Transfer RNA from Candidatus Nasuia deltocephalincola, 72 nucleotides, folded computationally. Lineage of the source: Bacteria > Pseudomonadati > Pseudomonadota > Betaproteobacteria > Candidatus Nasuia. The RNAcentral record of the sequence draws on ENA, GtRNAdb and Rfam. Rfam family: tRNA. About the family: Transfer RNA (tRNA) molecules are approximately 80 nucleotides in length. Its mean pLDDT, the model's own confidence on a scale to 100, is 83. The gene name in the source record is trnT.
């Protein structure tokens, strides 16, 4: 150099162009003498950046970052 995949909450992940969902973690209640287990609730996403296609894009199409792998 060339060819390939991968990027979504703090982490791990899903999501047929139509409202971004879950598990773990986090906070707040309930239950307990208390903790721990339970258990109910909240809250945490500009979906890696930019452009483009469309009446609507995390999804499609391009370029860039960045990780990983293959080839020389």
């Nucleotide at each position: 150099g060339c060819c390939g995949g991968c990027u979504u909450a703090g982490c791990u992940u899903a999501a047929u162009g139509g409202u971004a969902g879950a598990g773990c973690a986090u906070u707040u209640g309930a239950u307990u003498u208390g903790u721990a287990a339970u258990u109910a609730a909240a809250a945490a996403g500009u979906c890696a950046u930019a452009g483009g296609u469309u009446c609507a894009a995390a999804u499609c199409c391009u370029a860039u970052a960045g990780c990983c792998g293959g080839c020389a």